A computed fold for an 86-nucleotide RNA from a Deltaproteobacteria bacterium, annotated as c-di-GMP-I riboswitch aptamer. NCBI's taxonomy places the organism under Bacteria, Pseudomonadati, Myxococcota, Myxococcia.

RNA sequence: CACCGACAAAGGCAAACUCCACCGAAAGGGGAGGACGCAAAGUCUCCGACCUACCGCCUGCGGGCUAAGGUAGCGGGAUUACCGAA
Numbered sequence: 001c002a003c004c005g006a007c008a009a010a011g012g013c014a015a016a017c018u019c020c021a022c023c024g025a026a027a028g029g030g031g032a033g034g035a036c037g038c039a040a041a042g043u044c045u046c047c048g049a050c051c052u053a054c055c056g057c058c059u060g061c062g063g064g065c066u067a068a069g070g071u072a073g074c075g076g077g078a079u080u081a082c083c084g085a086a
Base pairs, nucleotide, nucleotide: 004084005083012038013037017033018032019031020030022029023028036073042079043078044077046076047075048074049071050070051069056065057064058063
């Protein structure tokens, strides 16, 4: 330096759920509490997957299609980083 990840050390993050006179059309996000888990559960939508459908398009008016919106804790990829046993 590149792997790797220990019943190591120091720390970190925070699912479900609850609350909010927070943002959003929604999906979803933010804040407070809370811990299921996580060695990148730090960051980035580039690829796939999935969620939503304001606008737009179509419509037999029931609805359908669509990502410029989301999920990085769905997988891959990119990138940065703490510690150091085997």